[in-house]
RNA sequence: GCGGUGGUGUGUCAACGGUAGACGGCGAGGAUGCCAUCCUCGUAAUGGGGGUUCGAUUCCCCCUCACCGCA
Numbered sequence: 001g002c003g004g005u006g007g008u009g010u011g012u013c014a015a016c017g018g019u020a021g022a023c024g025g026c027g028a029g030g031a032u033g034c035c036a037u038c039c040u041c042g043u044a045a046u047g048g049g050g051g052u053u054c055g056a057u058u059c060c061c062c063c064u065c066a067c068c069g070c071a
Base pairs, nucleotide, nucleotide: 001070002069003068004067005066006065007064010024011023012022013021018054025043026042027041028040029039030038031037047063048062049061050060051059
C1' cells in the first nucleotide's frame, strides 16, 4: 500500500430500515434475627463526519481505532 472483519451502557453480546434490548456490574428498596442467597425497581450506550430515506445501529462514501490476510 491492497483486501477482509469488527467498534452499541462499566463489561460480554443482541437488534427485517420503524419504541435500542439481554445478562453481568453498579445504586436503592424488600424478604431473613445477621450473613450468604433470592426478589423488585433504577442507572447508562450505537467510534467521528457526510449522503440516501418519511424514518438509519442497519444501506452508501470519507476519516479514525483494533484484529486477520496479501504485498
Molecule: transfer RNA
Organism: Minicystis rosea